[in-house]
Predicted 3D model of a 71-nucleotide RNA (transfer RNA) from Caldanaerobius fijiensis DSM 17918.
Its Rfam family is "tRNA". By type it is a transfer RNA.
The sequence is in RNAcentral, with records from Rfam.
RNA sequence: GGGGACAUAGUUUAAAGGGAGAAUGCUACAUUCGCAUUGUAGUGGUUCGGGUUCGAUUCCCGAUGUCUCCA
Numbered sequence: 001g002g003g004g005a006c007a008u009a010g011u012u013u014a015a016a017g018g019g020a021g022a023a024u025g026c027u028a029c030a031u032u033c034g035c036a037u038u039g040u041a042g043u044g045g046u047u048c049g050g051g052u053u054c055g056a057u058u059c060c061c062g063a064u065g066u067c068u069c070c071a
Stems, first nucleotide, its partner, number of pairs: 001070007010024004018054001025043006047063005
């Protein structure tokens, strides 16, 4: 210098055009003499900028970052 993949909650991740989900973490409550476990409820997210579409995590273009292949 050229090619490819990826970016969603604090963490690990699902969703491939119409309701953003799970596990774990955190908070509160119940349970216990107390701790742990367990149960219930809550909290919190689409890397950024444009485009297409009635509608974009999803499709297209660009930027940034990470990983990887070739030289």

Model confidence (mean pLDDT): 84 of 100.